[in-house]
The RNA shown here (SAM riboswitch aptamer (S box leader)) has 104 nucleotides and comes from Taibaiella chishuiensis. The source organism's lineage runs through Bacteria, Pseudomonadati, Chitinophagales, Chitinophagaceae and Taibaiella. The sequence was found by an Rfam model in a public genome assembly.
Formats: sequence, structure tokens, C1' cells
RNA sequence: UACUUAUCCAGAAAGGUGGAGGGAAAUGGCCCGAUGAUACCUUAGCAACCUAUACACGAUAUAAGGUGCUAAUUCCAACCUGCCCAGGCAGGGACAGAUAAGUC
Repeated sequence: UACUUAUCCAGAAAGGUGGAGGGAAAUGGCCCGAUGAUACCUUAGCAACCUAUACACGAUAUAAGGUGCUAAUUCCAACCUGCCCAGGCAGGGACAGAUAAGUC
């Protein structure tokens, strides 16, 4: 990298470097950004999965060890259905993505 399974409406900041775009891909939106974004480093925090402990051994709780994460539901939509009917709202699904564990 690929495959499998599970989850993705919650949660969580400061400093330094740096200097213009960024929010995964393509499309349409809508947002963030010189009051310094994205990115990198340090510290801190959160608690998704694994782990550890407790336990009723199912669930759950605690811890923060391993990954991970710390704007907006994976930011929203696309496809289908329903209501109202030029549009909006609600529900469901697919493609894709992210994370963890396992396998080759």
C1' cells in the first nucleotide's frame, strides 16, 4: 500500500517558526484566514479504537500506556423517498474519506 471489521451529530488549547491560501478527491455552495489561516515543532488537553484496572465479565466506570484527534455533523449537498410544493424541511442509501484493530 491492499483487504476485513467497527465507528465517525459528542469532546479538546497555548506558545514558537513561517507567510497565503485553506476546509481529503472532482462539482456546486458555505465558511476560516495578515486580529496570521493551512503546515511544522514544543507543551498542554480530549477520550474514538486498542491496552490496563474495577465490575454484574454484557453494558459501564476510571486511567492516559500505544495510535489518533483538538473550527463548523466526515462543514453541507449530489442519489432515492416523504411532507409542503418554483424552494425548504425530514429520513434513508451509495461513492469516497478519516481513525483504530487484525490479516497478507